[in-house]
Context: one part of a larger RNA
RNA sequence: GACGAACGCUGGCGGCGUGCCUAACACAUGCAAGUCGAGCGGGGCUAUGGAGUAGCUUGCUACGAAGUAGCCUAGCGGCGGACGGGUGAGUAACGCGUGAGCAAUCUGCCUCAUACAGGGGGAUAACAGUCGGAAACGACUGCUAAUACCGCAUAAGACCACAGCAUCGCAUGAUGGAGGGGUCAAAGGAGUAAUCCGGUAUGAGAUGAGCUCGCGUCCCAUUAGCUGGUUGGUGAGGUAACGGCUCACCAAGGCGACGAUGGGUAGCCGACCUGAGAGGGUGACCGGCCACACUGGGACUGAGACACGGCCCAGACUCCUACGGGAGGCAGCAGUGGGGAAUAUUGCGCAAUGGGGGGAACCCUGACGCAGCAACGCCGCGUGAGUGAAGAAGGCCUUCGGGUCGUAAAACUCUGUCAUAGGGGAAGAAAGAGGUGACGGUACCCUAUGAGGAAGCCCCGGCUAACUACGUGCCAGCAGCCGCGGUAAUACGUAGGGGGCGAGCGUUGUCC
Numbered sequence: 001g002a003c004g005a006a007c008g009c010u011g012g013c014g015g016c017g018u019g020c021c022u023a024a025c026a027c028a029u030g031c032a033a034g035u036c037g038a039g040c041g042g043g044g045c046u047a048u049g050g051a052g053u054a055g056c057u058u059g060c061u062a063c064g065a066a067g068u069a070g071c072c073u074a075g076c077g078g079c080g081g082a083c084g085g086g087u088g089a090g091u092a093a094c095g096c097g098u099g100a101g102c103a104a105u106c107u108g109c110c111u112c113a114u115a116c117a118g119g120g121g122g123a124u125a126a127c128a129g130u131c132g133g134a135a136a137c138g139a140c141u142g143c144u145a146a147u148a149c150c151g152c153a154u155a156a157g158a159c160c161a162c163a164g165c166a167u168c169g170c171a172u173g174a175u176g177g178a179g180g181g182g183u184c185a186a187a188g189g190a191g192u193a194a195u196c197c198g199g200u201a202u203g204a205g206a207u208g209a210g211c212u213c214g215c216g217u218c219c220c221a222u223u224a225g226c227u228g229g230u231u232g233g234u235g236a237g238g239u240a241a242c243g244g245c246u247c248a249c250c251a252a253g254g255c256g257a258c259g260a261u262g263g264g265u266a267g268c269c270g271a272c273c274u275g276a277g278a279g280g281g282u283g284a285c286c287g288g289c290c291a292c293a294c295u296g297g298g299a300c301u302g303a304g305a306c307a308c309g310g311c312c313c314a315g316a317c318u319c320c321u322a323c324g325g326g327a328g329g330c331a332g333c334a335g336u337g338g339g340g341a342a343u344a345u346u347g348c349g350c351a352a353u354g355g356g357g358g359g360a361a362c363c364c365u366g367a368c369g370c371a372g373c374a375a376c377g378c379c380g381c382g383u384g385a386g387u388g389a390a391g392a393a394g395g396c397c398u399u400c401g402g403g404u405c406g407u408a409a410a411a412c413u414c415u416g417u418c419a420u421a422g423g424g425g426a427a428g429a430a431a432g433a434g435g436u437g438a439c440g441g442u443a444c445c446c447u448a449u450g451a452g453g454a455a456g457c458c459c460c461g462g463c464u465a466a467c468u469a470c471g472u473g474c475c476a477g478c479a480g481c482c483g484c485g486g487u488a489a490u491a492c493g494u495a496g497g498g499g500g501c502g503a504g505c506g507u508u509g510u511c512c
C1' cells in the first nucleotide's frame, strides 16, 4: 500500500459498488420454463339460433337438437426445456492460455440460391365403458383427428458401388464434368382474395460445437523405476469424424534424471494487489473457457445432453402409506437449521435490456431492472460562518508572580449545505400520432422553520508527531522491537494538556 474481511469503541447524510472465503452440510414453504387453438380431434362456458318436445286457460309458458360467433382448455402434435442462472467438489489434464491444423468432422433456428410438394394407407391418445389400487398410478374393450406415423410415385439434386477422364496438392489424397445402375423427399395452416406463415431436397454462408498438434502451466527424489490394450501392425466394429475408441490375430514394444511413476496441493485465464521495473502474490466481483448438479453408473430423445428444476438402476438420507407400495433432491431467488470470527429481504416489476414460444395480440422469464438490510469498500458533503478580552467562570499546572485550555465560550451579526414541513416535479419511452415507468411523487426546483438534530477513535520513552501532575510501588499492569514498573515512572492507571486521523479510528489476519 492492498482486502469479499473480522473484532473493539464510536456513528449524521448521499452516490456508486460489494456482501457464506467455513459444511459440494441438511433443507419446511413460495416462486425460478414455458408457449402455440393460425398443426389436430374433443370438452366446457357465453351470446345468438330455433328443428322439435311437454303442459294446457289453443296462443301462451317451460325445456330445447342442428347451425353461427367469441372465449377457455386436459390430451395428441410443434418449438423451447442443451440457453439463461448456481457452484468449484473433482481435475496437474490438450483442462486452461497461446499459436496452428482437420485432405478426419457435425451444425436446429437465421441469410442467400436452385429445384420440388402427386396420390394413398393403417393406427393411437383424448373420449366412452368395464375393472384394479389407500395412493402414486394402471389394465382391458370400443371410437376418432392431424404439420403425428408408414408405403407408393417423381429425383433437378444428394449418397453408394462400377468403369473411366481432367485439374491440383501438404503424405494418406482432394476437386470437377460426362456414362449407365441402385437408394432417398415433402404438410399443411390463416385469409373472400391478394398474400403471409410454414414443408422437402441440395449447395453456399453465418453462428455454434467436436477432434489433433507445437509451446507454456505448483510442491516433494526423504517418490526411481513405471506400463498388459500396455506400444505398434493387419482386419473388423463403432463414431458426425481421426484414433487401442472397442474387439480378434500378430509383433515386443512404449515412457523415464530434459524427472516417468507415485504422493501432496489446486479449477485455468483476461485480470486484481504490490513494485521504478524485473518480479512476487492472488484468481472475490465483471468477462472467457472447463467441470459438477444428493453419491455412483447408464443410456433414451434430440441439430445439440449422457441432460441442475428429464428418464432408468444401485446406494445413503428424508417424507407418505391401508404395510402391498410410493414420493423427493435449493452448488436457481428468497428463506430455515447447522457450521463459523463472519456475510443480507421468504420485497416490487416485467416499465427498460435480453431470452423462449406465437403471424400477432400476448404469455412466461427470482435472467434482468429496482427497492430493503450492512460504515463492508471507494468517493463526496455536513456537524456552522464572521465579529468577539492583554483574556469571564471553571479545570489543570505553578517558582504563587503567574501560565494554560483560549477567540475557545458567552454575547452580537449572519448563512441554510444537510435536516424538517409544504408546493411543483422529470429524463429513463423506443422511427408519424396516441398508449405504456417497478423504481417513485424518487432525483431535481421553489418556499418556510430554526444553529437548531449530527464527533469520535488511537497515540504522546526511542523508532515516531505529541508532557506535566497525581495514584501505584517488580504489585497492578504495558509491550510491534528495544524494553518499562522494586517510592519523585514523560513507558502502568487517572486527569489536564498535546499529537495524528476523522464518520470513522484502532486491533487482528493475509499478500507485496
Base pairs, nucleotide, nucleotide: 001511002510003509005508006507007506008505009504012381013380014379015378016377017376018374019373020339025337026336027335029334030333031332034079035078036077039076040075042073043072044071045070046069047068048067052063053062054061055060056059086292087291088290095217096216097215098214099213100212101211102210105209106208110205111204112203113202114201115200116199118152120150121149127142128141129140130139131138132137157184158183159182160181162179165176166175167174168173188197189196190195218264219263220262225255226254227253230252231251232250233249234248235247236246237245267289268288269287270286271282272281273280274279294315295314296313297312298311317328318327319326320325345371347370348369349368353367354365355364356363357362384414385413386412387411394405395404396403397402418453419449420448421447422446423445424444428439456501457500458499459498460497461482462481463480467496468495469494470493471492477484478483